Predicted 3D model of a 482-nucleotide part of an RNA (small-subunit ribosomal RNA, 3' major domain) from a marine sediment metagenome.
Context: one part of a larger RNA
RNA sequence: UGACGGGGGCCCGCACAAGCGGUGGAGCAUGUUCUUUAAUUCGAAGCAACGCGAAGAACCUUACCGGGGUCUGACAUGCUUGGGAAAACUCUAUGGAAACAUGGAGGUGUUCGUAAGGACGCCCUUGCACAGGUGUUGCACGGCUGUCGUCAGCUCGUGUCGUGAGAUGUUGGGUUAAGUCCCGCAACGAGCGCAACCCUUACCCUUAGUUGCCAGCGGUUUCGGCCGGGCACUCUAGGGGGACUGCCUCGGAUAACGGGGAGGAAGGUGGGGACGACGUCAAGUCAUCAUGGCCUAUGGUCCCGGGCUAGAAACGUGCUACAAUGGCCGGUACAAAGGGUUGCGAUACCGCGAGGUGGAGCCAAUCCCAAAAAGCCGGUCUCAGUUCGGAUUGGAGUCUGCAACUCGACUCCAUGAAGCAGGAAUCGCUAGUAAUCGCGGAUCAGCAAUGCCGCGGUGAAUACGUUCCCGGGCCUUGUACA
Numbered sequence: 001u002g003a004c005g006g007g008g009g010c011c012c013g014c015a016c017a018a019g020c021g022g023u024g025g026a027g028c029a030u031g032u033u034c035u036u037u038a039a040u041u042c043g044a045a046g047c048a049a050c051g052c053g054a055a056g057a058a059c060c061u062u063a064c065c066g067g068g069g070u071c072u073g074a075c076a077u078g079c080u081u082g083g084g085a086a087a088a089c090u091c092u093a094u095g096g097a098a099a100c101a102u103g104g105a106g107g108u109g110u111u112c113g114u115a116a117g118g119a120c121g122c123c124c125u126u127g128c129a130c131a132g133g134u135g136u137u138g139c140a141c142g143g144c145u146g147u148c149g150u151c152a153g154c155u156c157g158u159g160u161c162g163u164g165a166g167a168u169g170u171u172g173g174g175u176u177a178a179g180u181c182c183c184g185c186a187a188c189g190a191g192c193g194c195a196a197c198c199c200u201u202a203c204c205c206u207u208a209g210u211u212g213c214c215a216g217c218g219g220u221u222u223c224g225g226c227c228g229g230g231c232a233c234u235c236u237a238g239g240g241g242g243a244c245u246g247c248c249u250c251g252g253a254u255a256a257c258g259g260g261g262a263g264g265a266a267g268g269u270g271g272g273g274a275c276g277a278c279g280u281c282a283a284g285u286c287a288u289c290a291u292g293g294c295c296u297a298u299g300g301u302c303c304c305g306g307g308c309u310a311g312a313a314a315c316g317u318g319c320u321a322c323a324a325u326g327g328c329c330g331g332u333a334c335a336a337a338g339g340g341u342u343g344c345g346a347u348a349c350c351g352c353g354a355g356g357u358g359g360a361g362c363c364a365a366u367c368c369c370a371a372a373a374a375g376c377c378g379g380u381c382u383c384a385g386u387u388c389g390g391a392u393u394g395g396a397g398u399c400u401g402c403a404a405c406u407c408g409a410c411u412c413c414a415u416g417a418a419g420c421a422g423g424a425a426u427c428g429c430u431a432g433u434a435a436u437c438g439c440g441g442a443u444c445a446g447c448a449a450u451g452c453c454g455c456g457g458u459g460a461a462u463a464c465g466u467u468c469c470c471g472g473g474c475c476u477u478g479u480a481c482a
Stems, first nucleotide, its partner, number of pairs: 001482002003479003007476007015466002019429005026320008034311002042053002064306007073130001077129003082124003089106007109120004132295002136293002142289001143285003146281001148279001153192006159168003172183003198273004203241007212231001217228003244267001247261005322422001326381007338369003343362002348357003388419001393414007435458007
């Protein structure tokens, strides 16, 4: 000087408390461990690994295993030997599971030259330089990332003090979300952080109207902004305004600031996002990529099949439930944000249904996906392992795809398991939040999505307080630790 303390003081954070809903019990989904296996490819490991890399494992992917091939190679560039029009390419035969091997037919480039032939391009072949490696080391590295932590800290120049390590500044009194600001002070300044500048949301004005509107007029009616017509309103998206403790009052050191109030759509960083200081964990990644050392008849590469989907068992994350604030049936209402041309696909018709036939319209504020669901109205069930719950299994199908046996999703009929609120323990959340309800998207032929990322609908309870648990900040104290 740090670090540490079951030392002290001050102060924060869903840290506790207050409250609401869960997990831990059940079934299933998914990840992991372990075990098994020819292989169950690899990585991730307390918080900060475990619905994580994987925003899509039937083949492919694929890195693993078995078997069959191959060697200048599946792919790039260059040199070289010999050859070719029988090139390339197209069609095709045989063997084979395919890769591949061996044939057959068609085919016959550009340019110079009368021609022979030359040059270029292409292909085959020989050799070489090289390709290739998801092989190893993240404790050799770059880059990127997690984490403490959006925590309020981390430093420097000059000066001053100290023999020196170093201190001061950065401590102190207040204050703040904040090393935020004020005051004081041997310090005076400055940098990286904080804040602001950026995006979005909430209000208004303006510009613009192939979306919106009978708002005001007319027409029509298969009653729909449908048509004429109009941009006023809604909306859309470009510009601008608006919030700054600006105003009043009280407290405070006449300060910073704090309490209350007015006006306002909005207050005191309005809500949300992007943004992550010096550094820590030899944290993570050599399998995104890049890269030093290693392999090169293989540890490269091609193909078929299998595996990554195994299953005594254990754990994490989720979904669905155990019902009446509910289940089922019928009727009826209101979103936002997205996606769509090898695509979204309306009306109609067929099918109980998944879906099929068909194809209007739409490169999309003009068409489609599309129905929002919870809600509301009516009916039924009457506390029962049930009209709860839907696992499991049998049968019959649909769709995608070369192909659904291993191993897809969905539909219909039948079957109806565990489960009657979950021990110790443990998690999330302070407001349009939790809870609950549906909708969309990426990846994607299809899909194991209950995951992830977004969108809106309905919409709470509670916070006395900081003693305690966890993490953190500042000052101080002890130390045999560095």
The prediction has a mean pLDDT of 84. The RNAcentral record of the full RNA draws on SILVA.